[in-house]
RNA sequence: AAAGCCAAACCUGGGGAAACCCAGCGACGGAAAGCUGCGGGGCUACCGCCCGGACGACGGGCCAUGCCAGCCGAGCCGCCGAA
Numbered sequence: 001a002a003a004g005c006c007a008a009a010c011c012u013g014g015g016g017a018a019a020c021c022c023a024g025c026g027a028c029g030g031a032a033a034g035c036u037g038c039g040g041g042g043c044u045a046c047c048g049c050c051c052g053g054a055c056g057a058c059g060g061g062c063c064a065u066g067c068c069a070g071c072c073g074a075g076c077c078g079c080c081g082a083a
Stems, first nucleotide, its partner, number of pairs: 005030002011024005028070001034076003038073003041068003048062005
């Protein structure tokens, strides 16, 4: 090159305390933007603990078992081609 593939943000509906996820719309982009939380990193904090407050309401701090594969690395699978 060719055939295709995935689908950011916004918006709509649903789930969740949230991060975020699912579906639809839509394309910012992607040669693995396919899969896997194994290593690093990041996000959220319901519950729990601590502080203030009255042992309340409420506020603040800590915390992952929750989340992110389109943050980096790693593992596995993978289309075409001058290979």
Background
This is a predicted structure of an 83-nucleotide RNA (c-di-GMP-I riboswitch aptamer) from a soil metagenome. The coordinates come from a structure-prediction model, not an experiment, and the mean pLDDT is 91. The sequence is in RNAcentral, with records from MGnify.